[in-house]
Molecule: RNase P RNA; transfer RNA
Organism: marine eukaryotic metagenome
RNA sequence: GGGCAGCCGCGUGCUUUUCGAAGCGCGAGGAAAGUCCGGGCUCCACGAAGCAAGGGCGGCGGGUAACGCCCGCCGGGUGUCGGCCCUCGGGUCGGCGCUCAGGGAAAGUGCCACAGAGAGUAUACCGCCAAUGGCCCGCGCUGCUCGUCAGUUGGGGGCACAGGCAAGGGUGAAAGGGUGCGGCAAGAGCGCACCGGGUGACCGGCAACGGAAACCGCACGGCAAACCCCGCCCGGAGCAAGGCCAAAUAGGGGCCUCGCGCCGGUUCACCGGCAGGGGCGCUUCGCCCCGAGAGGCCCGGGUUGGCUGCUAGAGCCGCGCGGCAACGCCCGGCCCAGAUGAAUGGCUGCCCCUGCGGCGCUGGUCUUUAUUGAUACCGGUUGCAGGACAGAACCCGGCUUAU
RNA sequence: GCGAGAUAGCUCAGGCGGUCAGAGCGUCGGAUUCAUAACCCGGAGGUCGAGAGUUCGAGUCUCUCUCUCGC
Numbered sequence: 001g002g003g004c005a006g007c008c009g010c011g012u013g014c015u016u017u018u019c020g021a022a023g024c025g026c027g028a029g030g031a032a033a034g035u036c037c038g039g040g041c042u043c044c045a046c047g048a049a050g051c052a053a054g055g056g057c058g059g060c061g062g063g064u065a066a067c068g069c070c071c072g073c074c075g076g077g078u079g080u081c082g083g084c085c086c087u088c089g090g091g092u093c094g095g096c097g098c099u100c101a102g103g104g105a106a107a108g109u110g111c112c113a114c115a116g117a118g119a120g121u122a123u124a125c126c127g128c129c130a131a132u133g134g135c136c137c138g139c140g141c142u143g144c145u146c147g148u149c150a151g152u153u154g155g156g157g158g159c160a161c162a163g164g165c166a167a168g169g170g171u172g173a174a175a176g177g178g179u180g181c182g183g184c185a186a187g188a189g190c191g192c193a194c195c196g197g198g199u200g201a202c203c204g205g206c207a208a209c210g211g212a213a214a215c216c217g218c219a220c221g222g223c224a225a226a227c228c229c230c231g232c233c234c235g236g237a238g239c240a241a242g243g244c245c246a247a248a249u250a251g252g253g254g255c256c257u258c259g260c261g262c263c264g265g266u267u268c269a270c271c272g273g274c275a276g277g278g279g280c281g282c283u284u285c286g287c288c289c290c291g292a293g294a295g296g297c298c299c300g301g302g303u304u305g306g307c308u309g310c311u312a313g314a315g316c317c318g319c320g321c322g323g324c325a326a327c328g329c330c331c332g333g334c335c336c337a338g339a340u341g342a343a344u345g346g347c348u349g350c351c352c353c354u355g356c357g358g359c360g361c362u363g364g365u366c367u368u369u370a371u372u373g374a375u376a377c378c379g380g381u382u383g384c385a386g387g388a389c390a391g392a393a394c395c396c397g398g399c400u401u402a403u
Numbered sequence: 404g405c406g407a408g409a410u411a412g413c414u415c416a417g418g419c420g421g422u423c424a425g426a427g428c429g430u431c432g433g434a435u436u437c438a439u440a441a442c443c444c445g446g447a448g449g450u451c452g453a454g455a456g457u458u459c460g461a462g463u464c465u466c467u468c469u470c471u472c473g474c
Stems, first nucleotide, its partner, number of pairs: 002351007010027007029389001033400002036398005041238004054234005059073005074102001075100012103229002108227002110223003125169002127165003132162002134159004139154001140152004144147001177195006196218001197216003202211003242308004252299007261274005276290005315334004320329003352387006360381006366373001404474006412428004421459001430446004452468005
C1' cells in the first nucleotide's frame, strides 16, 4: 500500500429555514482481525495487612501506566570467514550473520521405552591376562624301606578353575573426560605432558558475567513446555459493565375456602318456569345473552423501547534538548468516525506503479570501416489487464496472523 | 464478550510421554443356507484438524493458526 479533480449517493455535527430542505465541517486500519497477553474505565465482594490454595512469569540492567512487550548488554547453540595447535580428524581463539520459554538437576521425588552384559550408590556378553592361588605334564635336586616311592621355598611348559582388568568389539539418544608417552601379567588418571573440567584467593563490571594465581586426577549423565524448590506478580466480572427515563406487575388457566334472587324436577352440576338487566329489530312482540363474586396458593405466556456511558486521549504533528537505544522532557500548533441490521460508496477523466503484448515511430547501449546489423539490451510512445488483505462498535499499549 | 471441542466411513476410548494407535457399528473376503438375513472366522481402512517448539522419543506437554458447536 495508489494520488488529484468533477458529478451522484450515505452517516453525523453545527448554522439557517418558507419545515420541503439548503450550506459548511468531518467520516476506517496497519492490521479495525484472532481475543493471545497487559492496562484504563465501571460495578460487585472485602476493615487493613499477611498466610494458604490456584494461576502466570523467569539471564542482567534499563524503558513503560503495565506487560509474557521493547532497547542495550551477558551467556549458550549453530553457520561462515580468518589465526593458532596437533595424532589430519578435530580442538581452540577472534570477527560477522542467524537463533534461544535463558532461574535451580552437588534440596528431594520421579522417568530414561526398545536394544544392550550394564541406564544411574554403574556394568562384565565377546574379549585381554596368567603376576598370585589352584590343577596337569616333563626336567633338576634331596631322602630312604631303592620303588610304577615320597618330598621339593628349584627351573620350564600348559589349562583358564578361583581371580584380576575395563584397553578394544558390540548396544543405545546417552556407557562415569580426550590424545599421546610411560607403566603393567594384562590394564586403568595408576603416573606424567597437552587439551577439557571443577573449586577458586585476587582483579574488572551496578549486575548478569569476564579474566585469573593456586589447588583438585576428575567428583557432578539427561529431562523441571514431569512433580517440585527459589524469587516476583495476580480479588471477580465485563459497555449485554453501569446510570436515568418510559412502559409494566393488566389479562388467562388450575385448585381450595366462604358465598349463590325465588320455585320445582333426581345431587352444590344440569334442566324448566317466574321476576330483573342488556343487545338486535319502528312498536306490541319475538330471538339471543347476562344475571356472584371475594380471598389464598400454584402454573405458563407476552412486554427486546429511548437517552446516557461515547469518545479530548498513557492523543496527533513539528522544532529543540538528554540518552548507544527503547524512551523521556520543554515549547508551539491541531481536533482527527461515533453508526446501532449498523454510514464511510459508485461512475468518468488525468496521472502513478506492476505485468503482458505490438515492434508502427523514436532516443541510447552493443556490434561494425560505415548513416551497417537486427530487435540482442534499456528507455520513451501505444493497446489491454491489474492495484492487495480486509472493514470501527467503550478506549488504549503490545504480540500473532492475513496481505 | 465468554466457554467447549476436532482420533478409521459413523459414534466414541486412549491414566503421570515409550511396541499403544484401539472398541462398537459399517465395509470387504470366506464359511453356513436352495437363497437372503442373523450367527461364526479372517482382513483392509488413520499423516490422531494444520504448522512450529521441548524431548533420545509427542495422539499425549507448550505455543501459533484453521474449522465446528454452545452461551